[in-house]
RNA sequence: UCGUUUCCAGUAGCGCCAGGACUCGCGACGGAGCGCGAGUUGACGAGGCGGGAGCCGAUCGAAACUCUCGGCGGAUGGCUCUCCGGCCGGCACGGUCGUCAUGGUCGGUACAAACCGGUGGGGCGACCCACAGACAAAACCCGGCCAGCGUGCAGCA
Numbered sequence: 001u002c003g004u005u006u007c008c009a010g011u012a013g014c015g016c017c018a019g020g021a022c023u024c025g026c027g028a029c030g031g032a033g034c035g036c037g038a039g040u041u042g043a044c045g046a047g048g049c050g051g052g053a054g055c056c057g058a059u060c061g062a063a064a065c066u067c068u069c070g071g072c073g074g075a076u077g078g079c080u081c082u083c084c085g086g087c088c089g090g091c092a093c094g095g096u097c098g099u100c101a102u103g104g105u106c107g108g109u110a111c112a113a114a115c116c117g118g119u120g121g122g123g124c125g126a127c128c129c130a131c132a133g134a135c136a137a138a139a140c141c142c143g144g145c146c147a148g149c150g151u152g153c154a155g156c157a
Base pairs, nucleotide, nucleotide: 014073015072016071017070019069020041021040022039023038024037025036026035027034044061045060046059050083051082052081053080054079055078056077084098085097086096087095088094090153091152092151093150102147103146104145105144106143107142108141118131119130120129121128122127
């Protein structure tokens, strides 16, 4: 240094890089373009998980407008079936959801990180790291309105 095995921790805008772009070195060349090698970059947070199978391929804004381009893998997303569970008075079915557990709609309301710039540090460089300060949306939640709140059996009065 590489490979294998084991253990622990972290990860879902999460992980990785062979295309592209950029930097440096060498070569060629009148010069650019070009070739080789080594590097750099390649999604900023918020939010999100009942089990299984299948199909699809995943919410919200911020920044930038040179892209967060492109590729590979993955993901708590959507729908269908099913199991378990909640609710609809006891049971079953049915419906609707997923442990904050009925749907729709209106209003109110909250919090962020990066980018940019600043300060400090690393690198020949592209770039990288740290620190301080600020600003979201979907929301959770709160309030109102509308709809649903069934069928059968039993029980009680």